[in-house]
Context: one part of a larger RNA
RNA sequence: GGCACACGGCGGAUGCCUUGGCUCUCGGAGGCGAAGAAGGACGUGAUAAGCUGCGAAAAGUUGCGGCGAGCGGCAAAUGCGCUACGACCCGCAAAUAUCCGAAUGGGGGAACCCGUAACGGCGCGACCGUUACACACUGAUAUAGUGAGCCAACGCGGUGAACUGAAACAUCUAAGUAGCCGCAGGAAGAGAAAAUAAAUAAUGAUUCCGUAAGUAGUGGCGAGCGAACGCGGAAGAGCCCAAACCGAUGAUGUGGUAACGCAUCAUCGGGGUUAUAGGACCAGUCGCUAACGACCGAUGAACAGAUAGCGGAACGACGUGGAAACGUCGGCCAAAGAGGGUGACAGCCCCGUAUGCGAAAUCCGUUUAUUAGUCAAGAUUGGCACCUGAGUAACCCGGAGCACGAGAAAUUCCGGGCGAAUUCUCGAGGACCACCUCGAAAGGCUAAAUACUACCGAGAGACCGAUAGCGAACCAGUACCGUGAGGGAAAGGUGAAAAGAACCCCGAACAGGGGAGUGAAAAAGACCCUGAAACCGUGUGCCU
Numbered sequence: 001g002g003c004a005c006a007c008g009g010c011g012g013a014u015g016c017c018u019u020g021g022c023u024c025u026c027g028g029a030g031g032c033g034a035a036g037a038a039g040g041a042c043g044u045g046a047u048a049a050g051c052u053g054c055g056a057a058a059a060g061u062u063g064c065g066g067c068g069a070g071c072g073g074c075a076a077a078u079g080c081g082c083u084a085c086g087a088c089c090c091g092c093a094a095a096u097a098u099c100c101g102a103a104u105g106g107g108g109g110a111a112c113c114c115g116u117a118a119c120g121g122c123g124c125g126a127c128c129g130u131u132a133c134a135c136a137c138u139g140a141u142a143u144a145g146u147g148a149g150c151c152a153a154c155g156c157g158g159u160g161a162a163c164u165g166a167a168a169c170a171u172c173u174a175a176g177u178a179g180c181c182g183c184a185g186g187a188a189g190a191g192a193a194a195a196u197a198a199a200u201a202a203u204g205a206u207u208c209c210g211u212a213a214g215u216a217g218u219g220g221c222g223a224g225c226g227a228a229c230g231c232g233g234a235a236g237a238g239c240c241c242a243a244a245c246c247g248a249u250g251a252u253g254u255g256g257u258a259a260c261g262c263a264u265c266a267u268c269g270g271g272g273u274u275a276u277a278g279g280a281c282c283a284g285u286c287g288c289u290a291a292c293g294a295c296c297g298a299u300g301a302a303c304a305g306a307u308a309g310c311g312g313a314a315c316g317a318c319g320u321g322g323a324a325a326c327g328u329c330g331g332c333c334a335a336a337g338a339g340g341g342u343g344a345c346a347g348c349c350c351c352g353u354a355u356g357c358g359a360a361a362u363c364c365g366u367u368u369a370u371u372a373g374u375c376a377a378g379a380u381u382g383g384c385a386c387c388u389g390a391g392u393a394a395c396c397c398g399g400a401g402c403a404c405g406a407g408a409a410a411u412u413c414c415g416g417g418c419g420a421a422u423u424c425u426c427g428a429g430g431a432c433c434a435c436c437u438c439g440a441a442a443g444g445c446u447a448a449a450u451a452c453u454a455c456c457g458a459g460a461g462a463c464c465g466a467u468a469g470c471g472a473a474c475c476a477g478u479a480c481c482g483u484g485a486g487g488g489a490a491a492g493g494u495g496a497a498a499a500g501a502a503c504c505c506c507g508a509a510c511a512g513g514g515g516a517g518u519g520a521a522a523a524a525g526a527c528c529c530u531g532a533a534a535c536c537g538u539g540u541g542c543c544u
Base pairs, nucleotide, nucleotide: 001543002542003541004540005539006538007537008536009535015529016493017492020464021463022461023460024459025458026457027456028455029453030452031150032149039100040099041098042055043054044053046078050074051073061094062093063092064091065090066089070082071081072080105114106113107112115133116132117131118130119129120128121127122125135147136146137145138144154185155183156182157181158180159179165172169220195203196202207234208233209232210231211230217225218224238445239444240443241389245270246269247268248267249266250265251264252263253262254261255260275423277388278387279386281383282382283381284380285379286378293375294374295373297371298370299369300368301367302366303365305363306362307361309357310356311355315330316329317328318327319326331348332347333337339351340350341349395417396416397415398414399413400412404430425440426439427438428437429436480487481486500528503515504514505513506512
C1' cells in the first nucleotide's frame, strides 16, 4: 500500500410524515376609489429587533349580539394588570384612522418643503390649532353633481409584428396571434329579417353546444386555410323612434296702431311604426274610457338565506405495553360506521358527523301592504295618393372583410369620384337578364341559454409529498445579483409530553466531553426520526 471483516466518523440518499401546493366541481360574489382606493412610509407594546394587528383615541376605543372562565397575538420568562358589575375570543354596526400615493392649495428627488384666507387659542410670536383652497365636464357665474386612479381572467373596439411552415423564398403561412392603446360589464358582444331557402314545399330575432364535415370550396390548386344550409339540443321575448297630420312655445322676416295673420327655423306635446304593405287625412261602422292592471323606485311587514352560534346517540373489564384506540371477553348507539385528534389501529374518549334549532345589528332574495313616477283602446269598410330614414343605395377607382388569395365574385365595410327610385316603388335569392319567390336598407333598445375567476364558502382527486408540488410548506418575490428594466435562491421533521439534562468531574472556556439524572428509547441531546453511497479513520487477518 491492496483486499476482507468489525467498529466508527463524515454525509444526507431512502422510508415514513405534512403545516404547503396543483387541478377540478358546486354555490356565492363579480368590484374598490375624492366620505381619499390599491399599495406603501413612519409610528404604535412595561420591556420589543422581526412578523401580525392597529393609527397620535395607535396588539387598540364605543354600542349591540354570541360565548362562558379564563385573559393581556406569534412568544417563553419577569414585572404589572384585566375578568361572573361577564373579561379574553367571535359576529354586526360605529368612532378614530399620522404621512405618501389618482393625491387634488403650490412645489417636490414619494412618504418632504412652502403657502393664502377665515375662525379659535395662549406664554402674544418669524407662534400653535382647525377648516377651506387642484383640474375637466354638466349646470347659470352661485349652491350642487359627475369624472380622474387601482384590479386576475373573461368582452368589444383601435393598432398590429416576427421567428416559424412552405424542407430555400417573394404571394401564402404563422395570425388578425403576441405586443401596445382605448372603453365597458357582471358578463360583454349579437339580436327581432331589404333573412334562410326553394321540394309545384317550407322555416321564422340573436347566442351557445352537437352534427353536417375536414364535406362544399379556397389555395405559388404548394404549404395550408376551411364554411354554410339542414338536422338534434340549451334558452326563449319582444319592442321603441324619425316622417305624414294636429297643437304649443320661442326666434327671425313680413303685414297690421294693436290683438293677431302669414312664412321660415328651433324646441316640446299628441299621433304613428309596417309587407297579405302599414300609417296620416276625409267619410262611415263597432268598441273603450281609469275601476282593475303592468313596469319601475321608495318605505314597512312576513318569510327564506348569509354574516356569531346552540343541542346532538352509544363502553366497560382484563392481558400486553412507556402509553391502548391493539388482543380477549361481555355490551351499546346508529336519520350519526364522513373526517380529524387523543402516548400504537377508537361508531360509543374529544372535536365533529346525521338531524334539529338560533340573530339585537347589517346584507341579499321572495311575497305582500302603502306610496312617488311612467304606461295602460283601439278595431274595421270605402276613398284619397300626403308619409314611410339621401349626398343614402347602386356604379367606377383603391383597399379591407367574408372559409372564398380578383376570380364568373355575389353579399358586407372603408377612402375617393359619381349619383337614383319613392309602393305602377325598392332590395335579395353567389356575375348578369327575365320569370318566380322572399323581404322593406340607409334610426334605436332588448333578458336567458354563452365566456371568465383575482376574491369568499363547501367539497373532490388511479394529483405532488420537501431536487417533488407554486419561485416560495420555513418571516419569499425574501437573501443575493444588476445603474436599470429585470433576474432570483437555499432552507421542513427531538420527544407522547421539555420531562430540553439539577449536581459533580476534565478543560482557559458561555467550546467540547465524561458521569449523574429524565425518558420506552439519548445509538431521540437540540449539528436532534430513519440515517444508504461516495469519502476519511481505528482494530484484526491475509497478501505485497
Molecule: large-subunit ribosomal RNA, domain I
Organism: Bacteroidales bacterium